[in-house]
RNA sequence: GGGGGCAUAACUCAGUUGGUAGAGUAGUUGGCUUUUAACCAAUAAGUCCCAGGUUCAAGUCCUGGUGCCCUCACCA
Numbered sequence: 001g002g003g004g005g006c007a008u009a010a011c012u013c014a015g016u017u018g019g020u021a022g023a024g025u026a027g028u029u030g031g032c033u034u035u036u037a038a039c040c041a042a043u044a045a046g047u048c049c050c051a052g053g054u055u056c057a058a059g060u061c062c063u064g065g066u067g068c069c070c071u072c073a074c075c076a
Stems, first nucleotide, its partner, number of pairs: 001072007010025004019056001027043005049065005
């Protein structure tokens, strides 16, 4: 340098045909318990990597960029 894949909550990941962004864990609060753990309930938390485009409407489609991973080639 060529090709391919990935980027969504603190972490690990879903998100169907484009139609109000979700789960588990962790956090916070409360309950239970002599206390802790465990268990139960509630609750907060999002620039959907960035910038554009298409559309009535974009996490989803298109273009460019950034970061990471895989692979091929080149140099040594």
A computed fold for a 76-nucleotide RNA from a Planctomycetota bacterium, annotated as transfer RNA. It was read from a public genome assembly. It matches the Rfam family "tRNA". About the family: Transfer RNA (tRNA) molecules are approximately 80 nucleotides in length.